Predicted 3D model of a 74-nucleotide RNA (transfer RNA) from a Saccharofermentanales bacterium. Rfam family: tRNA. The family's RNA type in Rfam is transfer RNA. RNAcentral records the identical sequence in 2 taxa. Model confidence (mean pLDDT): 82 of 100.

RNA sequence: GCCGCAGUAGCUUAGUUCGGAAGAGCACCUGCUUCGUAACCAGGAGGUCGUGGGUUCAAAUCCCUCCUGCGGCU
Numbered sequence: 001g002c003c004g005c006a007g008u009a010g011c012u013u014a015g016u017u018c019g020g021a022a023g024a025g026c027a028c029c030u031g032c033u034u035c036g037u038a039a040c041c042a043g044g045a046g047g048u049c050g051u052g053g054g055u056u057c058a059a060a061u062c063c064c065u066c067c068u069g070c071g072g073c074u
Stems, first nucleotide, its partner, number of pairs: 001073007010026004020057001028044004050066001052064003
């Protein structure tokens, strides 16, 4: 230099096939329970979906550029 894969909440990730309401688990906060703690149960908060643009009525999803990581080729 070229090719491929991955990037979504603090962490691990689903959703991408076929564009149509952004979800889950753990962790965190509050409550319940307990003499107290943990656990259980109930509720809550937390996301510019890696960056910037494009297409579209509508983009995590399609197209382009760039960044980061991993792998392969030279």